[in-house]
RNA sequence: CGAGCAGGAAAGAUGAUUGCGGGCCGUAAGGCGUGAGGAAAGUCCGAGCUUCGCAGGGCAGGAUGCCGGAUAACGUCCGGCGGGAGUGAUCCUAGGGAAAGUGCCAUAGAAAAGGAAACCGCCACGUAAGUGGUAAGGGUGGAAAGGUGCGGUAAGAGCGCACCAGCAGUCGGGAGACCGGCUGGCUUGGUAAACCCCAUCCGAAGCAAGACCGAAUAGAAAACGUAUAUGGCUGCCCGUCAUGUUUUCAGGUGGGUCGCUGAAGGGGACUGGCGACAGUUCCAUUGGAUAGAUGAUUACACACGACAUAACCCGGCUUAUCGUUUUGCUUUGUUU
Numbered sequence: 001c002g003a004g005c006a007g008g009a010a011a012g013a014u015g016a017u018u019g020c021g022g023g024c025c026g027u028a029a030g031g032c033g034u035g036a037g038g039a040a041a042g043u044c045c046g047a048g049c050u051u052c053g054c055a056g057g058g059c060a061g062g063a064u065g066c067c068g069g070a071u072a073a074c075g076u077c078c079g080g081c082g083g084g085a086g087u088g089a090u091c092c093u094a095g096g097g098a099a100a101g102u103g104c105c106a107u108a109g110a111a112a113a114g115g116a117a118a119c120c121g122c123c124a125c126g127u128a129a130g131u132g133g134u135a136a137g138g139g140u141g142g143a144a145a146g147g148u149g150c151g152g153u154a155a156g157a158g159c160g161c162a163c164c165a166g167c168a169g170u171c172g173g174g175a176g177a178c179c180g181g182c183u184g185g186c187u188u189g190g191u192a193a194a195c196c197c198c199a200u201c202c203g204a205a206g207c208a209a210g211a212c213c214g215a216a217u218a219g220a221a222a223a224c225g226u227a228u229a230u231g232g233c234u235g236c237c238c239g240u241c242a243u244g245u246u247u248u249c250a251g252g253u254g255g256g257u258c259g260c261u262g263a264a265g266g267g268g269a270c271u272g273g274c275g276a277c278a279g280u281u282c283c284a285u286u287g288g289a290u291a292g293a294u295g296a297u298u299a300c301a302c303a304c305g306a307c308a309u310a311a312c313c314c315g316g317c318u319u320a321u322c323g324u325u326u327u328g329c330u331u332u333g334u335u336u
Stems, first nucleotide, its partner, number of pairs: 001333001002331008014299005020035002023032003037307001041318002044316003048312001049206004061202005066080005081095001082093004096197002101195002103191003119138002121134005146164006165187001167184007210258004219249006229243005266283007302305001
């Protein structure tokens, strides 16, 4: 230098004109200042908050599943262990139980789980047909009853031995997952994101939650009034029909206020910790609409500007993202 690995940052800039939502000032006209994201997205987890439900226990259902830690909590994160991939930095991993039980293992194959099974082959007997032994070899399959080698045998076989894998016991190390040594009989298929078993956790719905105030109309009660008043039939008279005012209450529609943005929040420094994170201290207040604001036009250049627009809030996860930039690390490569 190339090729890679793991993180981080910003995410169009500047000027002019003109809008829109909050806030403050002002009698008003108006003025001043402020106004989206790293994912505001998907709504997939976990919390706060709200209403309803709830003595306690159980069933059903769901989620999680190596160990230790972080956290308000989590299915998230950090540090490890085991397994796998890579030369390596590093990455992936749903990783409890298959000697509790049940199911499944297509096609092929003799046989797919009973410690079974003899298609070819091998060996013995037999003239042969065949009978018996044999899981070494062939063949089928994703997988064939521990693997490799030596011995052994009629041929073979954990039948014996060595090493390896696994299991059981035991000793040592570690906080633990687990790791290492020794001994033993030689050995028990896979599948639990199949049913299932075990352990732990889980009440439901959601800010259009919900709380408060409360017109108009209609309603209830009380007090006053009771036809000499007003209105309809009907222009007038008669007749006839209907009722008014005030106060209180209930209800909760139109509407309004709160919830609502000062928060398990953000930024800086220091301290503790490998780290997730925690503590101390300093700084700033920086969207809160309710048909829903954050826009448009234009100038200037260039690298020609990606994904995308809050709707109660917070911690995560996942997905989208043109190009730019930065830190640390690796290397069978190239050059010196």
Predicted 3D model of a 336-nucleotide RNA (Bacterial RNase P class A) from Dialister sp. Rfam family: Bacterial RNase P class A. By type it is a ribozyme. The RNAcentral record of the sequence draws on ENA.